C1' cells in the first nucleotide's frame, strides 16, 4: 500500500461494482429447454347460440409420429504436477450439423408401425397382446459425377499429398408451400423453403511436437505393453491404442521413479525496479456435475435437468415393486467469524425453433437486501468580545473551552412536499396508399412516474470513531495503588502514572473510525539487479582426480551463442497515454502504445563457440651440481630407568605443605662388580629443515616420493579448479598373536577435607611398543579453500646460482619480524593479505532444542556421516571503552600489621538496647557510621504512652456581631480538670463619634495533630576520608562509546614540585591565608604583679609608691630550605650542619573536593501529598517510659603492698556566680542548719586541688583489699521522693585474687595515672564537654590482617564479587523421541468373484420389406437368447506409506 474480508462502535444521500473463501454437505417448493400444424395422422371436454337436427369456438388445446435443438448458454473447482494450461509450430495422419459459393439431381416402387380402437395385468411407476392407420418415419429398384475401393499409369511435391488421360466394381433422394393458369387433377408453370450427390469457404474441434511455469534426494534408481519391430484389428485420423510374433531395449543427476500441495491462462495486488504473493469478480482453455463402471444415439457426448448397472443416501409403497439427484436462478437446514429476494421483464442484447406472426429462454436486462468496496454531496456561509452562563483547570491573579454559542444577516446542496417528465426504440407488427422504395396513421418500455427540471417551506431533518509515553500529529487533573488493568515493540501499574480507568482539553481521519486475519513493501534478513565466511553464523583434516565450470597467443573458415533489419503471431478486457459521454468523479466508449517472450526470412562477422593450420610466455620433460628428523625395510652403538647375581656396608630409606601408606635386622636406602631386558634418543637444537595434511630427531646400509636452483636441449595449451568417487589421516578405542623396562586410566590404600568417588603420596592392569586388520574423528588451528597476476619500504634467516672476496653485493625459491597505500564493526591484516582483479569448490542465514530424533548408509563394537521438528526466548554473539573486582601484578600509604603501654571479654554495679512481660512499658536510631545514641539530666511537669474524669470554634492565631474594663479575693461540691456561687475593682487613649489591649457569649470560616509517607521533599548531619583526588575549556586521536590533558620519570604528607611529552590552560579540592599555644619587642598598669624606696603586722601587695619582672590584651617581629656541605639530572628535592625559643607542614584546632550509602532525621524547624475534626485535637488526675528468666554494648569500683589507713606539708589551669556564689562565726560526728560580711566579678564567693612529698600502722590474708546488698537513724531540693531523688551516720560486709575464644585504645607533653570546672538543673552523673598536675614504653620493618591511593593484567561482573553463575534431586505445566500394541487413510502385489455393457462367437428359438417360389417354403439380413474376452462396487492374502492414540519409558522447555 491492499482486499471477495469478518468483528467493535456509530451512520445523511447518491451513482458504480461487489456479495458462501468453510461441507464437490444433505436437500422442501417453483421455475431454469423447448420448438415446428408451411412434415404427418388423429382429434376433443367445457362453455356460447340452436329450428334441437346440429352450429360455433375450431381442425384450437393437450397427447402422439416426425424434423431440429438438448453437446449451445448457465454452474462449480472435486480431481489432475500432465491425456492440463500457456506460446510457437506440425498435420503431406484428420472430422466439421447449422452457414456462404458452386456443380449435378430430385424417376420408380413397397412394407410397417405409434397415436387411437378393443382386450388385459399392477397400488404405483408402467407394460403385454390382438387390430387399423399417415408422412419430409423406414425399405428395394433405377440413374449419376471431379465421390469411395481397386487395377494401370504422367507430371509435381513438404512422399499417406495435388493432378491429365483410362478400366473395373460400389454407393443418392421427399416432399411442403405461396402466387398464376385450367386440363380441376392436386395436374402445369413459376417463388420460396426444404431433399440427395459432389467441389470449395468459413467457424468449430481432434490428434502431435518444441519451449514455459510448484515443493521433497530423509523418494537414487524406475520399466514387461516396458522400447523397438512386422502382421493384423481398430479410429474421422497418427500411434501398443489393441492383438500375435520377433528383438532387448526405453527414461534417469539438465532428478527418472516416488511423495506433498495445487485447476492453467490473460491478469491481480505490492515493489524504484529486478522480484514476491495471488489466481475473486470479467475473459480464454481444461475437468466435473450424488460415488464408480459402461455404452447408445448423433456432425459433435461417453452427455448436469438422457439412458444401463452397482454403491451410499432420501423419499413412496397396498411390501410384490418403484421414484430421486440445486457445482442452473432464488429458497431450506447444516458448517461457519462470515456473505443476498422463494421479486419483476423478455422492452433491450444474445441463444433454440419456426417462411413468418410468434413461443421458450432465472444466459440476460432490471429492482430489493448488505458502508462489502470505489467515487461523489450534505450535515451550513458571513458577522459576532460582555471574551457571557457552564465545564475543566489554576500559584486563587489567571488560563482554557473559544467566535465557538447566544445575537444579527444570508444561502437551501440532500432529505420532506407539489408539479412536469425522458433517453433506452434509427426497432418490430397492423391498416391504408404505392409497382417498388417510402409515405401516412395506430399499436408496443420490466426499469418507472424512476433519472432529470421546477416551485414551496426552514438552518430547518444529518457525526462519529480511534489516539495523545518514545516510535507517532496531540497534556492535564481526578480515581486507583504491581491491585484492577494496558501493550505493535520498548515497557507502563508497588500513594502525586502525561502509559490502568474517568473527565476537560488536543491531534487524526470522516460517514465511517478501530481492532483482527492475510499478501507484498521496508527486509542488501536467500543479496540476478544487491550479501558474506581470522575472531560475529560460515573454508571439506588433507590430497589426487570423474562429470562439469572457465581457460595463452597467431591466422583463415563457418554462424550455434551475439548484434541490426524486415515481417507473422502476442483474443478481448485490463495497465499506460491521447480524446470522448454520464454536472464531476468513480464508472462506460473510441484510438493508439505497450505487451522484455516465441515463429519466419535477409544481413553482421568484433567477441565467445566449433573447424583447420601456426607460435612459446602457461604447463611438462631432458642435462647438471647440491639441501632436507620426507617415506619404507633390515642393521649396530652408547647413557639412563627397572629386575636379577655377588661384593662392601648398617638402620634407616622414600616421600610430603607436613604426614601416613609402602620398602627395610629374611640386611633395604647406599656403593662396586657381572648380566638381562624393553622403551626412548641428550648435547648438536635454532619464530632451522622436510612433508599435501595427519607428522618427522641415535648411527649405518639397501629401496623410494617430492621440492628449490641452473643451462635454455626438447613438447606445443598438454592448463585451473573439482559436485560424486577414492586414498592418506595425530590420540584414544576395537579384533588377532607378540612383547612388557619405564609410565600409567581403572582399581587398591595412605592423607587432605565438613565431605574429597579429586588436587599430593605408595603402589598397580588395561594401554602406551611391534606385526596385520578395522575405526575416520580432534583447538585436524594459521579457528585464513586451492589456483593466477598485479600493489612502498625496512631488517633477520634457510637452500641455489652470479659477481666480488675478511666484512659485501645482486638473483631464484622457502621461512619470520616490522611497517605505507589499501581493506576490516573494530582487533588487527598488509608482495606468505585479511589489499586489487578473474576462474572454480565448499560452506553460512537468530539463540536454545541440536549436531539430537527418525530414516538412510558406514563400522566387530565404540560410535561416525547425512540431518529436522513441535515447542520455547528477545536476545545469543563480537571487537572495543570506561568502571567494579581478582585467594593477578608492580609502586605507596594509614596505631593497619609488627614492637610496645594499658583496657574490654570473668566480678559487683551503673548505663543504653535486644527479647519478654505489660492496660502502657511512647517513639526514632540497627555492621563499621545503632546500643552513657535523639535525652546538656522522665518523682508531677516534661509526656508523645496507659487507665479513668471531662471540652467541642476548641489551650493558640485571623475574622463577624453582642456584651463586659483588666484583674483580684473568697465559699461549695469534687482526686483535679470542670462546674456552681458571692465579693471587690471601674483603669488608658481620644477629635467624644469612638480606639487599643483583655475577658465572656453566639454563629461559622476555621483552628489543632510527636497522625502516615526521610522511597515525595528542604534544610542539617553520619560515612568513606582531611583520604588526594574529581573536572571542564579548546586542541588533537577515535566511525563510536571514549582517549590525551590526569600517563611516564624522579619527588613529596599532598594531582606537592621538578623534567619529558599533542597537548595547552582554567576550576573544585591540597596547602597558605583564620585561631591557639610556644620566644622576642613595643603599647597600657587596674582588680593583676612586687625588684628597688619607705611604713606596718605574729603574719599577709596590708598601706605608701612603682609599672622593672610575672601576667593581662592589644599591635607587632620571627621560620623562607633563607645559609653552608653532600646527593640527586645544573631540576624539583632529600640527607646532614650551623644559627635560632622553635627546622623543614614547629604542636594543636577550624577547614570536608566530584561524589557513595534511595544512609538518618516529616518526633528541633519547614514543607507536598494523604488522614482525623464531640476525636488521631484539647484539659485533668492517677499510671507508665525506672518492669526481669534472660542476651549483648559502653562505662565505674575493684581484686590489693607501685597498696590500704591516719594524721602533716605542697604547687595548678580553666571556668561559675544575684529567684546566684555566699566567706568568716555557731550548732550537728556527718550530709546540713542558723546568721549573715562582701561580689553583677583578674576584686568577693565556689575553692579543699588530687595524686606527690615526709612519716605511722596494716604483713598476703577474701585481709585494715573490696565496697554490693540489707537493716536503722537523718539530711536536702520540692505542691509531692510508695512506686521512684541524691546524700550523711550507724550497723550490715557480697560477689571478686588479674579474667576463655576473642577483641578495644594509644607514637609525646602522647598512653597511663591524679583531681578540677562547666552545661542541662528545685533535685538528681560512673554519662557528656572542658581544664590542669605527674608523665612512661616501642616503631627492625611492610611478608601478612584491615582500610586506602596510582599504573598495568583478566573478566561470561555494571544492583558492579553480598556479582555471575553450572548439573543432580523435589513439585507444576507443555511439545516431542522410544514403545507390547491398537485403530483408521492411502497405495502396491497375487487370487476369488463379476453387474451393465462393447466386440467375438454360436444362433436349433424368432422376424414385414428384398430374392427364388403360384404357393408351401427357402435363402439374404437381423432379433432374443447362449458361451468367450475385457471388466466397476466387492471378498481373501501379503507388503509399503501416511496419521491418532497406548501402560510405561527417554531427554527437551518454561516456572
Nucleotide at each position: 500500500a491492499a482486499c471477495g474480508a469478518a468483528c467493535g462502535c456509530u451512520g445523511g444521500c447518491g451513482g458504480c461494482g461487489c456479495g458462501c473463501c468453510u461441507a464437490a454437505c444433505a436437500c422442501a417448493u417453483g421455475c431454469a429447454a423447448g420448438u415446428c400444424g408451411c412434415a404427418c395422422g388423429a382429434g376433443a371436454g367445457g362453455c356460447c347460440c340452436u329450428u334441437c337436427g346440429g352450429g360455433g369456438u375450431a381442425g384450437u388445446a393437450a397427447a402422439g409420429u416426425g424434423g431440429c435443438g438438448c453437446a449451445c448458454g448457465g454452474g462449480u473447482g472435486a480431481g489432475u504436477a500432465a491425456u492440463a494450461c500457456a506460446u510457437g509450430g506440425g498435420u503431406a495422419a484428420u472430422c466439421u450439423g447449422c452457414c456462404u459459393u458452386u456443380g449435378a439431381g430430385a424417376g420408380g416402387g413397397g412394407a410397417a408401425u405409434a397415436a387411437c380402437c378393443a382386450g388385459c395385468c399392477g397400488a404405483a411407476a408402467g407394460g403385454c397382446u390382438u387390430g387399423c392407420u399417415a408422412a419430409u418415419a423406414c425399405c428395394c429398384c433405377a440413374u449419376a459425377c471431379g465421390c469411395u475401393u481397386c487395377c494401370a499409369g504422367u507430371c509435381c511435391c513438404u512422399c499417406g499429398g495435388g493432378u491429365a488421360a483410362g478400366g473395373a466394381a460400389g454407393g443418392a433422394a421427399a416432399g411442403c408451400u405461396g402466387c398464376a393458369u385450367c386440363g380441376u387433377g392436386g395436374a402445369u408453370g413459376u417463388g420460396g423453403c426444404g431433399c440427395u450427390c459432389g467441389a470449395a469457404g468459413a467457424u468449430g474441434g481432434g490428434c502431435u511436437c518444441a519451449u514455459g511455469g510448484c515443493c521433497u534426494a530423509u523418494c537414487a534408481g524406475c520399466u514387461u505393453g516396458u522400447u523397438g519391430g512386422u502382421g493384423g484389428g481398430g479410429u474421422a485420423a497418427u500411434g501398443g491404442c489393441c492383438u500375435a510374433c520377433c528383438a532387448a531395449g526405453g527414461c534417469u543427476a539438465c532428478g527418472a521413479c516416488g511423495g506433498g500441495u495445487a485447476g492453467c491462462u490473460g491478469g491481480u495486488c505490492u515493489g524504484a525496479g529486478a522480484g514476491g504473493a495471488c489466481g475473486a469478480u470479467c475473459a480464454g482453455c481444461c475437468a466435473c456435475a450424488c460415488u464408480g463402471g459402461c455404452a447408445c444415439u448423433g456432425a459433435g457426448a461417453u452427455a448436469c435437468g438422457g439412458g444401463c448397472c452397482a454403491g451410499a443416501c432420501u423419499c413412496c409403497u397396498a411390501c410384490g415393486g418403484g421414484a430421486g439427484g440445486c457445482a442452473g436462478c432464488a429458497g431450506u437446514g447444516a458448517g461457519g467469524a462470515a456473505u443476498a429476494u422463494u421479486g419483476c421483464g423478455c422492452a433491450a442484447u444474445g441463444g433454440g425453433c419456426g417462411a413468418a406472426a410468434g413461443c421458450c429462454u432465472g444466459a440476460c436486462g432490471c429492482a430489493g437486501c448488505g458502508a462489502c468496496g470505489c467515487c461523489g454531496c450534505g450535515u451550513g456561509g458571513g458577522g459576532g468580545a460582555a471574551g457571557a452562563a457552564g465545564g475543566u483547570u489554576c500559584u486563587c491573579g489567571g488560563a482554557u473551552u473559544g467566535u465557538a454559542a447566544a445575537c444579527c444577516c444570508c444561502u437551501u446542496u440532500u432529505a420532506g412536499g407539489a408539479g412536469g417528465a425522458a433517453a433506452g426504440a434509427u426497432g418490430g407488427g397492423g391498416u391504408g396508399g404505392g409497382a417498388a422504395a417510402c409515405c401516412a396513421c395506430c399499436c408496443g418500455g420490466a426499469c418507472g412516474g424512476u433519472a432529470c427540471c421546477u416551485c414551496c417551506a426552514g438552518a430547518a431533518a444529518a457525526a462519529g470513531c480511534c489516539a495523545c509515553g518514545g516510535c507517532u500529529a496531540a497534556c492535564u487533573u481526578c480515581g486507583u495503588g504491581c491491585c484492577a488493568g494496558c501493550a505493535g515493540c520498548c515497557g507502563c501499574g508497588g500513594u502525586a502514572a502525561u502509559a490502568c480507568g474517568a473527565a476537560g482539553g488536543u491531534g487524526g481521519c470522516g460517514a465511517g473510525c478501530g481492532u483482527u486475519g492475510u499478501u507484498c513493501g521496508g527486509a542488501u534478513u536467500u543479496a540476478c539487479u544487491g550479501g558474506g565466511c581470522g575472531u560475529a553464523a560460515a573454508g571439506a583434516g588433507c590430497a589426487c582426480g570423474u562429470a562439469g565450470g572457465c581457460g595463452g597467443u597467431u591466422u583463415g573458415g563457418u554462424a550455434a551463442g551475439c548484434c541490426c533489419c524486415u515481417u507473422g503471431g502476442g483474443a478481448a478486457a485490463g495497465c499506460u497515454c491521447c480524446g470522448g459521454g454520464c454536472u464531476c468523479a468513480a464508472c462506460c466508449c473510441g484510438g493508439a502504445a505497450a505487451g522484455g517472450u516465441c515463429g519466419a526470412g535477409g544481413g553482421g562477422g568484433a567477441c565467445u563457440g566449433c573447424c583447420a593450420a601456426g607460435c612459446u610466455a602457461g604447463a611438462g620433460g631432458g642435462c647438471g651440481g647440491g639441501a632436507g628428523a620426507g617415506g619404507a625395510g633390515c642393521g649396530c652403538g652408547g647413557a639412563a630407568u627397572u629386575c636379577c647375581c655377588g661384593g662392601u656396608g648398617u638402620a634407616g630409606c622414600g616421600g610430603u605443605g607436613a604426614a601416613a601408606u609402602g620398602c627395610g635386622u629374611a640386611g633395604a636406602u647406599a656403593u662396586c662388580g657381572g648380566g638381562a631386558a624393553g622403551a626412548a634418543g641428550g648435547c648438536c637444537g635454532g619464530u632451522g629443515g622436510c612433508g599435501a595434511a595427519g607428522g618427522c630427531g641415535g648411527c649405518g646400509c639397501u629401496c623410494u616420493g617430492g621440492a628449490a636452483c641452473g643451462c635454455a636441449u626438447c613438447u606445443g595449451a598438454c592448463g585451473c579448479u573439482g559436485a560424486g568417487g577414492u586414498g592418506c589421516g595425530a590420540a584414544a578405542g576395537c579384533g588377532u598373536g607378540g612383547g612388557g623396562a619405564g609410565c600409567a586410566a581403572a582399581c587398591a590404600g595412605g592423607a587432605u577435607u565438613a565431605g574429597a568417588u579429586a588436587c599430593c603420596c605408595u603402589g598397580g592392569u588395561a594401554g602406551u611398543c611391534c606385526a596385520c586388520g578395522c575405526c575416520g574423528u580432534a583447538a585436524a588451528c594459521g579457528a585464513u579453500g586451492g589456483g593466477u597476476a598485479c600493489u612502498a619500504a625496512g631488517u633477520g634467516u634457510c637452500g641455489g646460482c652470479a659477481g666480488a672476496u675478511u666484512a659485501c653485493u645482486g638473483u631464484c625459491g622457502g621461512u619470520g619480524c616490522c611497517g605505507c597505500a589499501g581493506c576490516u564493526a573494530a582487533c588487527g591484516c598488509a608482495u606468505u593479505a585479511a589489499g586489487u582483479g578473474c576462474a572454480c569448490c565448499g560452506c553460512c542465514u537468530g539463540g536454545g532444542g541440536a549436531g539430537u530424533a527418525c530414516g538412510g548408509c558406514c563400522g566387530c563394537a565404540a560410535g561416525g556421516c547425512u540431518a529436522a521438528a513441535a515447542c520455547u526466548c528477545a536476545a545469543a554473539g563480537g571487537a572495543a571503552u570506561u568502571g567494579a573486582c581478582g585467594g593477578g601484578g608492580g609502586c605507596c600509604c594509614g596505631c593497619a600489621c609488627a614492637a610496645g603501654c594499658g583496657g574490654u571479654g570473668g566480678a559487683g554495679c551503673a548505663u543504653g538496647u535486644g527479647g519478654u512481660u505489660u492496660a502502657a512499658u511512647u517513639c526514632g536510631a540497627u555492621g563499621c557510621a545503632a546500643c552513657g545514641c535523639g535525652a546538656a539530666g522522665a518523682a508531677c511537669c516534661u509526656u508523645a504512652c496507659c487507665u479513668g474524669g471531662g471540652u467541642u470554634u476548641g489551650a493558640c492565631a485571623u475574622c463577624u456581631a453582642g456584651g463586659a474594663a483588666a484583674u483580684c479575693u473568697c465559699c461549695c461540691a469534687g482526686a483535679a480538670a470542670c462546674g456552681g456561687g458571692a465579693g471587690a475593682g471601674u483603669g488608658c487613649c481620644u477629635u467624644c463619634g469612638g480606639g487599643a489591649a483583655u475577658c465572656c457569649u453566639a454563629a461559622g470560616a476555621c483552628a489543632g495533630g510527636u497522625g502516615c509517607u526521610g522511597c515525595a521533599u528542604g534544610g542539617c548531619u553520619g560515612u568513606c576520608g582531611u583520604c588526594a583526588g574529581c573536572u571542564c575549556g579548546u586542541g588533537u586521536c577515535g566511525u563510536g562509546a571514549g582517549a590525551u590533558g590526569u600517563u611516564g620519570g624522579g619527588u613529596u604528607a599532598a594531582g606537592u614540585c621538578c623534567c619529558g611529552c599533542a597537548a595547552c590552560g582554567a576550576g573544585c579540592g591540597c596547602a597558605a591565608c583564620c585561631c591557639u599555644c610556644g620566644u622576642c619587642u613595643c603599647u597600657a598598669g587596674u582588680u593583676g604583679c612586687c625588684a628597688u624606696c619607705g611604713g606596718g603586722u605574729u603574719a599577709u601587695g596590708c598601706c605608701g609608691g612603682g609599672u622593672a619582672c610575672u601576667c593581662u590584651a592589644g599591635a607587632g617581629a620571627g621560620a623562607c630550605u633563607g645559609c653552608c656541605g653532600g646527593u640527586g639530572u645544573u631540576a624539583a628535592a632529600c640527607c646532614g650542619g650551623a644559627g635560632g625559643a622553635a627546622g623543614g607542614u614547629g604542636g594543636g584546632g577550624a577547614u570536608g573536593a566530584c561524589g557513595u550509602c534511595a544512609a538518618g532525621u516529616c518526633c528541633u524547624c519547614a514543607u507536598g501529598g494523604c488522614c482525623c475534626u464531640u476525636a488521631u485535637a484539647c484539659c485533668c488526675a492517677g499510671g507508665g517510659c525506672u518492669a526481669c528468666a534472660c542476651a549483648c554494648g559502653u562505662g565505674c569500683u575493684a581484686c590489693a603492698a607501685u597498696g590500704g589507713u591516719c594524721g602533716g606539708u605542697a604547687c595548678a589551669g580553666a571556668g561559675g556566680g544575684u529567684u546566684g556564689c555566699g566567706a568568716c562565726c555557731c550548732c550537728g560526728c556527718g550530709a546540713g542548719g542558723g546568721u549573715u560580711a562582701g561580689c553583677c566579678a583578674a576584686u568577693c564567693c565556689c575553692a579543699a586541688a588530687a595524686a606527690a612529698c615526709a612519716g605511722u600502722c596494716c604483713u598476703u590474708a577474701g585481709u585494715u583489699c573490696g565496697g554490693a546488698u540489707u537493716g536503722g537513724a537523718g539530711u536536702c531540693u520540692g505542691c509531692a521522693a510508695c512506686u521512684c531523688g541524691a546524700c550523711u551516720c550507724c550497723a550490715u560486709g557480697a560477689a571478686g585474687c588479674u579474667g576463655g575464644a576473642a577483641u578495644c585504645g594509644c607514637u609525646a607533653g602522647u598512653a597511663a595515672u591524679c583531681g578540677u570546672g562547666g552545661a542541662u538543673c528545685a533535685g538528681c552523673a560512673u554519662g557528656c564537654c572542658a581544664c590542669g598536675g605527674u608523665g612512661a614504653a616501642u616503631a627492625c620493618g611492610u611478608u601478612c590482617c584491615c582500610g586506602g591511593g596510582c599504573c598495568u593484567u583478566g573478566u561470561a561482573c555494571a544492583c558492579a564479587c553480598c556479582g555471575c553463575c553450572c548439573g543432580u534431586c523435589a513439585c507444576a505445566c507443555c511439545a516431542u523421541g522410544a514403545g507390547a500394541g491398537u485403530u483408521g487413510g492411502u497405495u502396491g502385489u497375487a487370487c476369488c468373484a463379476g453387474a451393465a455393457g462393447u466386440u467375438g462367437u454360436c444362433g436349433g428359438g424368432c422376424c414385414a420389406a428384398c430374392c427364388c417360389g403360384u404357393a408351401a417354403g427357402g435363402g439374404a439380413g437381423g432379433c432374443a437368447g447362449g458361451c468367450a474376452c475385457c471388466u466397476a462396487a466387492g471378498g481373501u492374502a501379503u507388503g509399503g506409506c501416511u496419521g491418532a492414540u497406548g501402560a510405561u519409558u527417554g531427554g527437551g522447555g518454561u516456572g

Small-subunit ribosomal RNA from an uncultured bacterium, 1455 nucleotides, folded computationally. Rfam family: Bacterial small subunit ribosomal RNA. Its family is annotated with ribosome and structural constituent of ribosome in the Gene Ontology. Model confidence (mean pLDDT): 84 of 100.